[in-house]
RNA sequence: AAAAGCUUUCAGGGCAGGGUGAAAUUCCCGAUCGGCGGUAAAGUCCGCGAGCUGAUAAUUCAGCAUGAACUGGUUAGAUUCCAGUACCGACAGUAAAGUCUGGAUAAAAGAAAGAAAGA
Numbered sequence: 001a002a003a004a005g006c007u008u009u010c011a012g013g014g015c016a017g018g019g020u021g022a023a024a025u026u027c028c029c030g031a032u033c034g035g036c037g038g039u040a041a042a043g044u045c046c047g048c049g050a051g052c053u054g055a056u057a058a059u060u061c062a063g064c065a066u067g068a069a070c071u072g073g074u075u076a077g078a079u080u081c082c083a084g085u086a087c088c089g090a091c092a093g094u095a096a097a098g099u100c101u102g103g104a105u106a107a108a109a110g111a112a113a114g115a116a117a118g119a
Stems, first nucleotide, its partner, number of pairs: 006114005017029003031099002033089002035048004043087002051064005069085005091102003
């Protein structure tokens, strides 16, 4: 000096309007939203996080689950940009939910900052 480690902070958005009905932001028409890292700028490519179950002293371990895109154009290069048309979305509750309520003032991929010790 660097790496690893430590501490702190931050770290998710969204049904207007209408129909049926006793009852639906859950059904139907329609509306609307897009976490983190990588890569030519990505909800749909590659990888990761969020869920559930069991064991455990545990912040640990094991298992299960883990969605969806094409066409054309530009370019040295894009399933990422531009144009067009599609599609997807944990668990519990409730008239069947990506959008309501709840676990959650939680957790977390990760981002940023800081300090000291040891070798």